c-di-GMP-I riboswitch aptamer from a Bacillota bacterium, 84 nucleotides, folded computationally. The sequence was found by an Rfam model in a public genome assembly. Its Rfam family is "c-di-GMP-I riboswitch aptamer". Gene Ontology term of the family: cyclic-di-GMP binding. Lineage of the source: Bacteria > Bacillati > Bacillota.

RNA sequence: ACUAGAUAACGGCAAACCUACCGAAAGGUAGGGACGCAAAGCCAAGGGUCUACGGCAUACUGCUAUGAUCGCCCGGCUACCGAA
Repeated sequence: ACUAGAUAACGGCAAACCUACCGAAAGGUAGGGACGCAAAGCCAAGGGUCUACGGCAUACUGCUAUGAUCGCCCGGCUACCGAA
């Protein structure tokens, strides 16, 4: 240095839920709160999933992402520590 990740150290993030705000919704942001996380840091490019304002249609429903999700998977980029 690389691989890999410890019942190690220093630290970090923050699910559900609650409150406020934003959004048509999915969801997001902030505060509280911790289920978990060694990339739970960043990227929505590939697959999946969610939503459907608008649009389309055979129209009391159905389809559709240009919306959302990287804490669904894969991939890319970057990074702390230093045992076996």